[in-house]
Model confidence (mean pLDDT): 83 of 100. Predicted 3D model of a 90-nucleotide RNA (c-di-GMP-I riboswitch aptamer). It matches the Rfam family "c-di-GMP-I riboswitch aptamer". From the family's description: GEMM was predicted in a large-scale screen for bacterial structured RNA regulatory elements. Of the family's consensus pairs, 95% are formed in the model.
RNA sequence: UUUUGAAAAAGGCAAACCCAUCGAAAGAUGGGGACGCAAAGUCACGAGUCUACGGCGAAUAUUCUUCGCUAUGAUUGUCAGGCUGCCAAA
Numbered sequence: 001u002u003u004u005g006a007a008a009a010a011g012g013c014a015a016a017c018c019c020a021u022c023g024a025a026a027g028a029u030g031g032g033g034a035c036g037c038a039a040a041g042u043c044a045c046g047a048g049u050c051u052a053c054g055g056c057g058a059a060u061a062u063u064c065u066u067c068g069c070u071a072u073g074a075u076u077g078u079c080a081g082g083c084u085g086c087c088a089a090a
Base pairs, nucleotide, nucleotide: 002090003089004088005087012037013036017032018031019030020029021028022027035077041083042082043081046079047078048075049074050073054070055069056068057067058066059065
């Protein structure tokens, strides 16, 4: 440097769920908690997925209300890709 993650060690992260806060929601953050993870470190650029405050359209129509579309919102613990990295083995 490359490949690999069977065994070992030092450590790391933390799903569901509960509480608090933020948010229109999806969801996020903090605390508790561990299903799992060898990149579950990092980057929303590509695909996917979730949400629809607002916007657009339609129906009804006095206000109201209902339906459809829409990411500029969210997700890297859905996949792909970029960058970086611990330990061990070959």